FMN riboswitch aptamer (RFN element) from Faecalicoccus pleomorphus, 116 nucleotides, folded computationally. The RNAcentral record of the sequence draws on Rfam. Its Rfam family is "FMN riboswitch aptamer (RFN element)". About the family: The RFN element is a highly conserved domain that is found frequently in the 5'-untranslated regions of prokaryotic mRNAs that encode for flavin mononucleotide (FMN) biosynthesis and transport proteins.
[in-house]
RNA sequence: AAAAAACUUCAGGGUCGGGUGAAAUUCCCAAUCGGCGGUACACUCCGCGAGCCUUCGGGCACGAACCGGUGCAAUUCCGGUAGCGACAGUUAAAGUCUGGAUGGAAGAAGAUUUUU
Numbered sequence: 001a002a003a004a005a006a007c008u009u010c011a012g013g014g015u016c017g018g019g020u021g022a023a024a025u026u027c028c029c030a031a032u033c034g035g036c037g038g039u040a041c042a043c044u045c046c047g048c049g050a051g052c053c054u055u056c057g058g059g060c061a062c063g064a065a066c067c068g069g070u071g072c073a074a075u076u077c078c079g080g081u082a083g084c085g086a087c088a089g090u091u092a093a094a095g096u097c098u099g100g101a102u103g104g105a106a107g108a109a110g111a112u113u114u115u116u
Stems, first nucleotide, its partner, number of pairs: 001116005007110004015030001017029003031096002033085002035048004043083002051060003065081005087099003
């Protein structure tokens, strides 16, 4: 330095305010948030996780961005204007409330053992 094994820890954020109404953090105005790996730095590119089912092999479902500038390289930076967001619940329809979840996981970090 490389490979393998198990171990420990970490690993998701968000409704200020106002309107209508018997009732809405769910409608309207407005506000606010953005997991993990890859790559020129990503909610919108490529893939993964999360959700439901399972004979545990896997299956199903799985949202959204363009233009311009710089540059070797950027749908990732800068400028502008947009768009999206699982499932269940609810006296009114939910990215933000409640719940599965003091859960789980993509992964990240650390040290230990064995072999070359």